A computed fold for a 72-nucleotide RNA from a bacterium, annotated as transfer RNA. The coordinates come from a structure-prediction model, not an experiment, and the mean pLDDT is 80. It matches the Rfam family "tRNA". Rfam's curators write: Transfer RNA (tRNA) molecules are approximately 80 nucleotides in length.
RNA sequence: GCCCCCAUAGUUCAACGAAUAGAACAAAAAACUUCUAAUUUUUAGAUACUGGUUUGAUUCCAGUUGGGGGUA
Repeated sequence: GCCCCCAUAGUUCAACGAAUAGAACAAAAAACUUCUAAUUUUUAGAUACUGGUUUGAUUCCAGUUGGGGGUA
């Protein structure tokens, strides 16, 4: 250089082109407790970026960026 794969919450993962993008752990607050731990309830938190197709895009297409692998 060329080819292939991946990018969703702080972490690990879901999500037939159509629901308010969901769950676990983690975080914060409250309850309980003499205190802590545990438990219960609640809350906040994400689609790498730029375009395109479509009535509708996390999903399909193109490019960019980053990561991984293969190749004389």